[in-house]
RNA sequence: GGCCUCAUCGUCUAGCCCGGUCUAGGACGCUUCCCUCUCACGGAAGAAACACCGGUUCAAAUCCGGUUGGGGCUA
Numbered sequence: 001g002g003c004c005u006c007a008u009c010g011u012c013u014a015g016c017c018c019g020g021u022c023u024a025g026g027a028c029g030c031u032u033c034c035c036u037c038u039c040a041c042g043g044a045a046g047a048a049a050c051a052c053c054g055g056u057u058c059a060a061a062u063c064c065g066g067u068u069g070g071g072g073c074u075a
C1' cells in the first nucleotide's frame, strides 16, 4: 500500500444482516428515597449511549460513501 473487520450509557452488552412499533433494552456501577440503631442486604425511582461528516429515504443506531481510531490478513 491492498483487503477484511470492529466502534452503542461510566463498564460489559442486545438491537444492525431484514429501516418504522414503547421513551434505544438488559447486567454491573452511580444518585435519591424506603427499610435498618448504623452499614450491608433487600425494595422503589432516577440520570446516563448509537465515533465523526455527508448521501439515500416519508422515515437511518441499522443501508451507501468518506474520515478518524482499534484489531486481523497479505505484499
Base pairs, nucleotide, nucleotide: 001074002073003072004071005070006069007068010028011027012026013025020058030046031045032044033043034042051067052066053065054064055063